[in-house]
Context: one part of a larger RNA
Molecule: small-subunit ribosomal RNA, 5' domain
Organism: Pueraria montana var. lobata
Formats: sequence, C1' cells, structure tokens
RNA sequence: GGAUGAAUGCUGGCGGCAUGCCUUACACAUGUAAGUUAGACGGGAAGUGGUGUUUCUAGUGGCAGACGAGUGAGUAACACAUAAGAACCUACCCUUGGGAGGGGAACAACAUCUAGAAAUGACUGCUAAUACCCCAUUGGCUGAGGAGUAAAAGGAGGAAUCCGCCCGAGGAGGGGCUUGCAUCUGAUUAGCUAGUUGGUGAGGCAAUAGCUUACCAAGGCGAUGAUCAGUAGCUGGUCUGAGAGGAUGAUCAGCCACACUGGGACUAAAACAUGGCCCAAACUCCUAUGGGAGGCAGUAGUGGGGAAUUUUUCACAAUGGGUGAAAGCCUGACGGACCAAUGCCGCGUGAAGGUAGAAGGCCUAGGGUCAUGAACUUCUUUUCCCGGAGAAGAAACAAUGACAAUAUCUGAGGAAUAAGUAUCGGCUAACUCUGUGCCAGCAGUCGCGGUAAGACAGAGGAUGCAAGCAUUAUCC
Repeated sequence: GGAUGAAUGCUGGCGGCAUGCCUUACACAUGUAAGUUAGACGGGAAGUGGUGUUUCUAGUGGCAGACGAGUGAGUAACACAUAAGAACCUACCCUUGGGAGGGGAACAACAUCUAGAAAUGACUGCUAAUACCCCAUUGGCUGAGGAGUAAAAGGAGGAAUCCGCCCGAGGAGGGGCUUGCAUCUGAUUAGCUAGUUGGUGAGGCAAUAGCUUACCAAGGCGAUGAUCAGUAGCUGGUCUGAGAGGAUGAUCAGCCACACUGGGACUAAAACAUGGCCCAAACUCCUAUGGGAGGCAGUAGUGGGGAAUUUUUCACAAUGGGUGAAAGCCUGACGGACCAAUGCCGCGUGAAGGUAGAAGGCCUAGGGUCAUGAACUUCUUUUCCCGGAGAAGAAACAAUGACAAUAUCUGAGGAAUAAGUAUCGGCUAACUCUGUGCCAGCAGUCGCGGUAAGACAGAGGAUGCAAGCAUUAUCC
C1' cells in the first nucleotide's frame, strides 16, 4: 500500500447492487418447510334438484417423498481434483419390436362388540380395484441338447381416439465400481500387518474383488517416510504479488460427509433414508404411574455462548420442482419486501456576485489572520414535501403481478431537510498561544514531559480523507 462475512469509538442525508452466527454439530416454545391423484377403487357426507349432475374425503391403490433446502461434526483418503478403464444398474423421458387369454381367494374402510387415561389397539362379520394369487402363452433367461423357468390392468369417451399395463432391444441423462498421478505438520512417532499378501473351491453382489468362508502357500507395506500422533471437508475460485510464489476455501457453482448420540435393517429403480421404521443411551414433555410423545445443521423466531451477524413478513405473478388426462393443488425452493453505512458504486448537503475587509475569536496587536467565509443581492431545485400520470417483468386471442398505487415521467413549493472524523516533533501533508512542570499525561517507532514543551491538556489556525473517519484483529 492492498484486502476482510469483520468488531469497536465518534458521526450520519439519499439511491442502486451485493452481503449478513466466523463463537456452542449448544438446547429449543410456537407457526410453517411434501404432497398429489375421485379419469385406479368400494364406501361415507353435503348441497342443488327431480333422476343425473356438482362438491368434500377417513380408507385401499399409484407416483413422489433418495429431489429441493441446511450444516461442515467427522474424514489425510480413490474424500476431492485431474486423466483413464471394464465386470455393472437405471423409475420417470425418447426411439423401436411384440403382447394383454382364462380363473380365483382375500384385506382395509364399514358394522357389531370390546381393552386403554392417552398413544393405540383386539375378536367376529361383509366388500371393491390399475392391490394380491393361480393356469395358459410369443419373446427373453438358464442349458451343448433334451428340457426347465417365467408377464400383463384397466380407465375416460356416443364413437373416433386418448391415457395407462406386460416382456424385449437401443438411446439420453443419472449412478455404482477400478486404476495412474497428486493433496498439511511432526522421526522428541521406525518398524507395521493374520483376512494380513496371494492361490484353489464355495458363497455373495446390479457388478469386479478376501467382499465372506474352508483349505494351501508365506507373503504384503516401509527413510521416495510405512505405522502412529496432531490439524483439516476438497475443488472452481478469493486476497495479495511485476512474476515466481504466499495466504485462504464466507456468499455463487461442482463433489463428499452428516442429520440429538450409537447401531440395524425394511421398502424402493435408487436410501441403510434430516421433517420414514426398529433397538439402545442421554435429555425434554404428557400421564390415571400401567404407559406414551419428541428431535430447527429447513424458514422465521427464543434462550445460551460471544467483540459480533436481520422479520415469528408477502406471494406462488415469474423461474423451477412434485402430482394429476386436465382445471388445479402443494412448494419458507424461488421471487419479493423489512432490518443493518457490513461492503462496493453513484448523487447530494447549493450556484453566481459580494469589502464598510463589519461584529466576534486568536496572535508577534495603530497591524495580521479566520475571510468571499458570513450578512446582503440574484438564481437553481438534484434531494425534500404535496399532487397528477404510470410501466416492463405476462409466455397476449382473452384472462393472470406478490413486488406496488413501486421504478419512471410530470406540476407546484421553498435554500429550504443534510458534515463529520483523524492528525499537525521526524518518518508524514499540516504551528502558534495558554496551562502543566519527569507531575498529569502521550507513544506505531525513534522518543516527548524536571518553568518559555511546535510531541501532554485546552484554544486559535492548518493538513488529510469524507457519509464517513479513525482504532483493533488477521492475510499478502
């Protein structure tokens, strides 16, 4: 000198765009953040009204809930980055080839009854489906072959047709796996390793593999730093620097990991699943003491911690996502508004004239300076205040805007509403007086102060930057 997710002191007019718990991955009151589908299904209810329509939905079924949003605790390793690879999977989407024949038994809801304080259940009976099961069958799969195995579902419509269903093949996008190279510090950590290294058989997986297991062999890693310990999410990037480098990893984007703590599987195309399940521990709450409920590192918000970080807001109008045939519904993603000089950028606090060089302050005092500064005269209205018009963002045949009666334009008013802060001994731009008297104090450094202090304190003046200025902390 530059920089910051900054904080503190003094001060503070406006706008645009950004940013905003870096500390306790501490505990959380309350609301809300994932639903949708009646054009899969049997019921129930409400209205209208006079036999066909409308609306609602507890339950069964489907799809979604593995995305989106958060955090960085763990992790020094295929975790990330980069470059390759072969032994794989893929719901929804696209292209394409075939197919959908016949039959059956249930379980919710519901009804009766019943246990419990509640959460939640038990017995009995009835019932539908795109829920479930059986038979058949082209293809597919296994197998050298004979042979074996094994699918399907309907709905809407007057119809045309549309939306679905099953089995293949290909694609797209996504994911799993393997490998080369590379990624902080410590040797006051030198040896480490028995499923350990390899093989064979078997099991297992979507797939390769000691992934698992039985047997066999005795290997494998290491001063090119193994093992151990400490610290840490990685990257694109960011800051700095002429560069080489050094430091860093907030916001935005990609990947990874985690979801009160530890473990486990279920379902599913995909999870070992933040707002799913089970078990255990801690904590909190309810309880009739028998037993139950909960998980903000989603968004607001509260307490606590801290130098320190915002509203318990509006809307689905746009973009995107889920679902649905669609209308639509849901969406604290997202779009907005609010708060904060936290940062960057822009604008303003007036302009021109004006010497009786006024009053007043200060001083070296008949003078100088503050100072054209003020007063005064003329003018302007960015901003401010009041009124009028008024968007783009909407994809336009029509309808649809949270922001917002905003941006912007325009009329009227009146200089009106708007300047501080740090420094002035050298480094370093800017000097005198008074007070103090090694005291009180200053200080980044050299140092200043013991009676004329340009260094302390006040005053006048000056210099720098400016809606900021200065200090502290950290990095180059």